[in-house]
Record summary:
A computed fold for a 390-nucleotide RNA from a Bryobacteraceae bacterium, annotated as Bacterial RNase P class A. The organism belongs to Bryobacteraceae, within Bacteria. The RNAcentral record of the sequence draws on ENA. It matches the Rfam family "Bacterial RNase P class A". It is annotated as a ribozyme. It is recorded under the gene name rnpB. Its mean pLDDT, the model's own confidence on a scale to 100, is 76.

RNA sequence: CCUGCCGGACGGGUAGUCGCCUGCUCGCAAGGGCGGGAGGAAAGUCCGGUCUCCAUAGGGCAGCAUGCCGGCUAACGGCCGGGGGGGCUCGCUCAAAGCGAGUUUUACGGAUAGUGCCACAGAAAACAAUACCGCCGGCUGGGGAUUGCCUUCGGGUGAUGUCCGGCAGGUAAGGGUGAAAAGGUGCGGUAAGAGCGCACCGCAGCUCCGGUAACGGACGCUGGCAGGGUAAACCCCAUGUGGAGCAAGACCAAAUAGGGGAGGAUGGAGCGGCCCGCUCCGUUACAACUUCCGGGUAGGUUGCUAGAGCCGGGGAGUAAUUUCCGGCCAAGAGGAAUGACUACUGUCCGCUUGCGGAUACAGAAACCGGCUUAUAGUCCGGCAGGCCUU
Numbered sequence: 001c002c003u004g005c006c007g008g009a010c011g012g013g014u015a016g017u018c019g020c021c022u023g024c025u026c027g028c029a030a031g032g033g034c035g036g037g038a039g040g041a042a043a044g045u046c047c048g049g050u051c052u053c054c055a056u057a058g059g060g061c062a063g064c065a066u067g068c069c070g071g072c073u074a075a076c077g078g079c080c081g082g083g084g085g086g087g088c089u090c091g092c093u094c095a096a097a098g099c100g101a102g103u104u105u106u107a108c109g110g111a112u113a114g115u116g117c118c119a120c121a122g123a124a125a126a127c128a129a130u131a132c133c134g135c136c137g138g139c140u141g142g143g144g145a146u147u148g149c150c151u152u153c154g155g156g157u158g159a160u161g162u163c164c165g166g167c168a169g170g171u172a173a174g175g176g177u178g179a180a181a182a183g184g185u186g187c188g189g190u191a192a193g194a195g196c197g198c199a200c201c202g203c204a205g206c207u208c209c210g211g212u213a214a215c216g217g218a219c220g221c222u223g224g225c226a227g228g229g230u231a232a233a234c235c236c237c238a239u240g241u242g243g244a245g246c247a248a249g250a251c252c253a254a255a256u257a258g259g260g261g262a263g264g265a266u267g268g269a270g271c272g273g274c275c276c277g278c279u280c281c282g283u284u285a286c287a288a289c290u291u292c293c294g295g296g297u298a299g300g301u302u303g304c305u306a307g308a309g310c311c312g313g314g315g316a317g318u319a320a321u322u323u324c325c326g327g328c329c330a331a332g333a334g335g336a337a338u339g340a341c342u343a344c345u346g347u348c349c350g351c352u353u354g355c356g357g358a359u360a361c362a363g364a365a366a367c368c369g370g371c372u373u374a375u376a377g378u379c380c381g382g383c384a385g386g387c388c389u390u
Base pairs, nucleotide, nucleotide: 001386002385003384004383005382006381007380008379009378010377012345013344014343015342016341017340018339020037021036022035023034024033025032026031039361043372044371046370047369048368049367050366051245052244053243054242058276059275060274061273063241064240065239066238067237068082069081070080071079072078083108084106085105086104087103088102089101090100091099092098109236110235114234115233116230117229118228132175133174134171135170136169138167139166140165141164142163143162145160146159147158148157149156150155183201184200185199186198187197188196202225203223204222205221206220207218208217209216210215249302250301251300252299259293260292261291262290263289267281268280269279270278309328310327311326312325313324314323315322316321346359347358348357349356350355351354
């Protein structure tokens, strides 16, 4: 310098003219003056809240959600830091297991509470039992080879070894099937093998040390010790959780048919479901209330933007974040405003160096904190590779 990946920031600006909305103010009004006007995601509606109502407001079950440890936050399924597991790369080691470093990923409580599932292949897939190929020795059948002894020279009888079978047995080291098959490497041992034994790893338990903890460590000790996986399957455990939502609500005005039916006293209403408790209404009735059919109205004001707010600086903290000081007020529309034109300019591209072209994703709707998705181009930082120079 180039390429790729990851993370972060910006993502247009200034001035003028006209137009629209809005805050404050002047004005009887018309209108004037000063100020402001769409984002990093406003998107998705996936989470968490503020606020409003049910409602005077509890307990339990069910349901739902989360799930390593610690911290941050109003809270979260979010963020920060740490730990464990897996993958990749490099190094150590005769070898393996393992150890260390970097990087990446993680829906990471429990499989000894129970149930379910693991197709096909394979001998066998969990109370695992079992042996497909193979290996070993035993009995037995057959065919050769070598050789000892005997021989009537036709053969007989032994031994050794080999080939092809059969029967029962031993084996689970080697091979096969599979995503997964009785821990790994090496040495010894065995008829052949096997933690069968040993060494080093690994695993389980105990002790000690470090750490708030998850967890980590030890030339520690003891033990041949490990017969699976799956819970984003049901389930168990721990923690949390009332519901509905700005079309929530509040107020004013207007209109209608104060219409018709059913239930109704061990009555009805209130809570997403159920139970208990509590409160309110009503109690012999045209009841309160619930519900069905039908009719009328759907207009206006408000909620509505001063906030878990923003900017700058100091302190604490690895960080997320927090605290102190100073300064600032930056849309509030109401069927939906925030625009159009001109000039200069920012960035990028092309070339004839002055011109031309391009300028992403996209638009507030009660508000706020997160997550996810989209994004032309520029800049900053990190990592990896390549090239050039010193």